[in-house]
RNA sequence: CUUAUCCAGAGUGGUGGAGGGAUCGGGCCCUAAGAUACCACGGCAACCGACCCUUGAAUGGCACGGUGCUAAGUCCCGCAGACGGGCAGGGCGCUCACGUCUGGAAGAUAAG
Numbered sequence: 001c002u003u004a005u006c007c008a009g010a011g012u013g014g015u016g017g018a019g020g021g022a023u024c025g026g027g028c029c030c031u032a033a034g035a036u037a038c039c040a041c042g043g044c045a046a047c048c049g050a051c052c053c054u055u056g057a058a059u060g061g062c063a064c065g066g067u068g069c070u071a072a073g074u075c076c077c078g079c080a081g082a083c084g085g086g087c088a089g090g091g092c093g094c095u096c097a098c099g100u101c102u103g104g105a106a107g108a109u110a111a112g
């Protein structure tokens, strides 16, 4: 850089001792009853390889190997559009952590 996926699922112990949830802003949450991180073991899942069934090809199965993951939807919003709500108005309109949906950006993981 390309492609695919991201509303499901899965925790105990030890080390350690202050902030952490990727980044910026906002919200919300976790945390001295010890978080984040690291290590061990367990578990979840099934992207890749191996293997099994079937096949024209696939789909499917398994969980042996390589990764990954194991608070909260990628914790949520942010940009664009549609619809609805609120405010204002004669109408055009305005606003928003007000909602739903679609797309995008950024990020994560796998494979190349």
Base pairs, nucleotide, nucleotide: 001112002111003110004109005108006107011041012040013039014038015037019030020029021028024078025077026076027075042070043069044068047066048065049064051061052060074106079103080102081101082100083099084098085096086094087093
Record summary
The RNA shown here (SAM riboswitch aptamer (S box leader)) has 112 nucleotides and comes from a marine eukaryotic metagenome. It matches the Rfam family "SAM riboswitch aptamer (S box leader)". Clan: SAM clan. Its mean pLDDT, the model's own confidence on a scale to 100, is 82.